Model confidence (mean pLDDT): 84 of 100. The RNA shown here (FMN riboswitch aptamer (RFN element)) has 109 nucleotides and comes from Faecalibacterium prausnitzii. The same sequence occurs in records of 2 taxa. Its Rfam family is "FMN riboswitch aptamer (RFN element)". From the family's description: The RFN element is a highly conserved domain that is found frequently in the 5'-untranslated regions of prokaryotic mRNAs that encode for flavin mononucleotide (FMN) biosynthesis and transport proteins. The sequence is in RNAcentral, with records from MGnify.
RNA sequence: UUUCAGGGCGGGGUGCGAUUCCCCACUGGCGGUACAGCCCGCGACCACUCCCAAAGAGUGCUGACCCGGUGAGACUCCGGGGCCAACGGUAUAGUCCGGAUGCAAGAAA
Numbered sequence: 001u002u003u004c005a006g007g008g009c010g011g012g013g014u015g016c017g018a019u020u021c022c023c024c025a026c027u028g029g030c031g032g033u034a035c036a037g038c039c040c041g042c043g044a045c046c047a048c049u050c051c052c053a054a055a056g057a058g059u060g061c062u063g064a065c066c067c068g069g070u071g072a073g074a075c076u077c078c079g080g081g082g083c084c085a086a087c088g089g090u091a092u093a094g095u096c097c098g099g100a101u102g103c104a105a106g107a108a109a
Base pairs, nucleotide, nucleotide: 001109002108003107004106010024011023012022013021025095026094027085028084029042030041031040032039037083038082046060047059048058049057050056065081066080067079068078069077087098088097089096
């Protein structure tokens, strides 16, 4: 410098109206480490500050796990039972629409 870099609502119920409520279902960014959404760290989102503003920079904020087994070693594997998921919109949204043909941890060449 170039390229790449997020998945998931299907069925039923209520209702004027819900992929948003209720029942069942489904999904899991990047690096580290015994293979990790919930261990440690990072990014994104969001807030504030610097700046006329933009770009850029800085600061802050940032969810969730236990039990048993194997093993030298696992909160990572196997078995079981749980839990979590920014902001704006809309009948209350991890899964729809939007900022975003964006940004980016990082990966490859």